[in-house]
């Protein structure tokens, strides 16, 4: 890196170092000097793993990642409903998907 398979409304620090950015990308719409990123400690989780029991809606643990502001911060495309006068449109809601993380993982 490509396909594929599973999750993505739970859950985590008034801590040090750092200085001005950050929420993928796009449009909103936020966070930030009452301190962004990163980096380091702590922290959560439980995909692998790893021990135990017995094949189950198991149990612990925490090696290998991971995550640690908002649902994946919200929509992006398509459908269905209801509303706004009937097309068009547009509002909400819901379903599906698309993109995107992250986990295994093929080749």
């Nucleotide at each position: 890196u490509u396909a594929c398979u599973a999750u993505c409304c739970a859950g985590a620090g008034a801590g040090g170092c750092g200085a001005a950015g950050g929420g993928a990308c796009u449009g909103g719409c936020c966070c930030g000097a009452u301190g962004a990123a990163g980096c380091c400690c702590g922290g959560c989780a439980a995909c692998c793993u790893g021990c135990a029991g017995a094949u189950c809606g198991u149990g612990c643990a925490a090696g290998g990642u991971g995550c640690u502001a908002a649902a994946u911060c919200c929509a992006g495309c398509a459908a269905a409903a209801u509303g706004g006068c009937a097309c068009a449109c547009c509002a909400u809601u819901u379903u599906g998907g698309a993109a995107g993380a992250u986990a295994g993982g093929u080749g």
Description: The RNA shown here (SAM riboswitch aptamer (S box leader)) has 107 nucleotides and comes from Scopulibacillus darangshiensis. Lineage of the source: Bacteria > Bacillati > Bacilli > Sporolactobacillaceae > Scopulibacillus. Model confidence (mean pLDDT): 82 of 100. RNAcentral holds the sequence, with entries from Rfam.